[in-house]
């Protein structure tokens, strides 16, 4: 230099053919239980979906460019 992939909650990840609630697990906070922890149950907080622009009535999803990381080729 060329090609490909990934980027969504603190972490690991889902998210169907673009459609109206943006989710799960772990973690975190509260609470029940316990002498007290742990475990278990219940409740809750936490997201501008990497950035910018575009397409569309509508974008996490499609397109372009950029950024970061990874893989392959040179």
């Nucleotide at each position: 230099g060329g090609g490909c992939g990934u980027a969504u909650a603190g972490u690991u990840c889902a998210g169907u053919c673009g459609g109206u609630u943006a989710g799960a697990a772990c973690g975190c906070g509260g609470u029940u239980c316990u002498u007290a922890u742990a475990a278990a149950g219940c409740c809750g907080a936490a997201g501008u979906c990497c950035a910018u622009g575009g397409u569309u009535c509508g974008a996490g999803u499609c397109c372009a460019u950029g950024u970061a990381c990874g893989c392959c080729c040179a």
A computed fold for a 74-nucleotide RNA from a bacterium, annotated as transfer RNA. The coordinates come from a structure-prediction model, not an experiment, and the mean pLDDT is 81. Rfam family: tRNA. It is annotated as a transfer RNA.